SAM riboswitch aptamer (S box leader) from an Acidobacteriota bacterium, 117 nucleotides, folded computationally. NCBI's taxonomy places the organism under Bacteria, Pseudomonadati, Acidobacteriota.

RNA sequence: GAGUCAUGCAGAACGGUUGAGAGCCCGGCUCGAUGACCCCGUGCCAACCUGUUCCCUGGGGAACUGCCAGGGGGCAAGGUGGCAACGCCAUUCACCAGGGAGGUGAAGCCAUGACGG
Numbered sequence: 001g002a003g004u005c006a007u008g009c010a011g012a013a014c015g016g017u018u019g020a021g022a023g024c025c026c027g028g029c030u031c032g033a034u035g036a037c038c039c040c041g042u043g044c045c046a047a048c049c050u051g052u053u054c055c056c057u058g059g060g061g062a063a064c065u066g067c068c069a070g071g072g073g074g075c076a077a078g079g080u081g082g083c084a085a086c087g088c089c090a091u092u093c094a095c096c097a098g099g100g101a102g103g104u105g106a107a108g109c110c111a112u113g114a115c116g117g
Base pairs, nucleotide, nucleotide: 003115004114005113006112007111008110013042014041015040016039021031022030023029027089028088043083044082045081048079049078050077051075052074053073054072055071056070057069058068059067087109091107092106093105094104095103096102
């Protein structure tokens, strides 16, 4: 690090260290010496996976509060992830609208998770 699938309109910050760039790339715009970004600690958010619990449907069965499969909700202990701005905006294509600004969908790229060799 190939590949597949899902999600990306919500949410969540303080302290310490350090000292100049950071937001993936080009452009815009924004953040930043009133100290950003990174890192560390603590806290928090979320619910992808594990776990746990409740409800519904179906299955097998002589039968059950149990088992198996599917769907939905709760919790947040474990594994990840996240805590400026919609993934900050955009690019390409198609469609819609139009005086113009623009809107929707798809693709591409990126991020995260699950699977995976």